A computed fold for a 350-nucleotide part of an RNA from a Verrucomicrobiota bacterium, annotated as large-subunit ribosomal RNA, domain IV.
The organism belongs to Verrucomicrobiota, within Bacteria.
Model confidence (mean pLDDT): 87 of 100.
Context: one part of a larger RNA
RNA sequence: CCCUCUUGAAGGAACUCGGCAAACUAGCCCCGUAACUUCGGAAGAAGGGGUGCCUGGUGAUGCUGCAGCAAUGUUGCGUCACUGGGUCUCAGUAAAGUGGGAGCCGCGACUGUUUAACAAAAACACAGCUCUCUGCGAAGUCGUGAAGACGACGUAUAGGGAGUGACAAGUGACCAAUGCGGAAAGAUUAAGGGGAGAUGUCAGCCCGCAAGGGCGAAGCAUUAAACCUAAGUCCCCGUGACUGUCGGCCGUAACUAUAACGGUCCUAAGGUAGCGAAAUUCCUUGUCGGGUAAGUUCCGACCUGCACGAAUCUUGUAACGAAGGCUCCGCUGUCUCCAAGAGGUGCUCG
Numbered sequence: 001c002c003c004u005c006u007u008g009a010a011g012g013a014a015c016u017c018g019g020c021a022a023a024c025u026a027g028c029c030c031c032g033u034a035a036c037u038u039c040g041g042a043a044g045a046a047g048g049g050g051u052g053c054c055u056g057g058u059g060a061u062g063c064u065g066c067a068g069c070a071a072u073g074u075u076g077c078g079u080c081a082c083u084g085g086g087u088c089u090c091a092g093u094a095a096a097g098u099g100g101g102a103g104c105c106g107c108g109a110c111u112g113u114u115u116a117a118c119a120a121a122a123a124c125a126c127a128g129c130u131c132u133c134u135g136c137g138a139a140g141u142c143g144u145g146a147a148g149a150c151g152a153c154g155u156a157u158a159g160g161g162a163g164u165g166a167c168a169a170g171u172g173a174c175c176a177a178u179g180c181g182g183a184a185a186g187a188u189u190a191a192g193g194g195g196a197g198a199u200g201u202c203a204g205c206c207c208g209c210a211a212g213g214g215c216g217a218a219g220c221a222u223u224a225a226a227c228c229u230a231a232g233u234c235c236c237c238g239u240g241a242c243u244g245u246c247g248g249c250c251g252u253a254a255c256u257a258u259a260a261c262g263g264u265c266c267u268a269a270g271g272u273a274g275c276g277a278a279a280u281u282c283c284u285u286g287u288c289g290g291g292u293a294a295g296u297u298c299c300g301a302c303c304u305g306c307a308c309g310a311a312u313c314u315u316g317u318a319a320c321g322a323a324g325g326c327u328c329c330g331c332u333g334u335c336u337c338c339a340a341g342a343g344g345u346g347c348u349c350g
Stems, first nucleotide, its partner, number of pairs: 002344007010336002014334001019331001027051005036041001038166001052087012065074003088092001093097001100329006107321002112124002128164007140150003167316004172246003177243001179239004186234003192228002197223005204215004247265005274308001275305001286302005
């Protein structure tokens, strides 16, 4: 030096990505307690005071003895509360154990769950909401296209699947594409049925002196058109808490600027409410305001939304969070700037 601790002048976060770590706080009793709120909470809010021991007094109460018919009175022991006096220490929850507090935001409602051994979270779940399937030998699932079983000794207030995720207010437009549902007129369409026709072979016949050529029934074999025919697809309709999508250019007001307004092109329809430099903003440390002596973070606004937006929900929200960002008070060896001490490891000698 290192490890685990103890203490520290003055300052008090100047440390640092960040108060990480440490310190402060702490039990019980009393007083007192804001915004906000779903009226339950917030809350141990915050902020104060008391606290040991000895000895009196008063009151309450439990048990007990005595008196009394009883109410009650009284004796003893114990507990509690109030109150007077005394006393010791630096210090009375004297040790151990034992909340630091407040404000503003984003996220997730909450308690829960999770990457056994780098992640505990804003991820998962959740109650609630919605859509969809399922009429019972249910749908769905396991199983050999089985038996059988789960579902369920349940029956649509039930069961399966999907999404969203308490609560409050809301949840806009588009059915062109995709998916799903419906309808069945037409188009298309497989195996199969059907078998016209064609081909091969061949008895036989014809021509030829011959070689050979031609025709060719039945059978056998190969091939095969018309025609009949399902779902599906095309076509038609519906459907958005299905997958999804939700424009461009130009001009215009008596300063300028801007454009309520107009024109035009395209589209299935052109983003409504709300929110907005945001867990989303590239330019960007946007601009303005606040906080600081000074603020790329933070809070409040603005809107020019590169590239928010409505159950891949939107915007709020009390309570909650070993979660994230910012600030303040208290507190401190985090630091200015280190020092002293204790125990241990190491090192030296044995």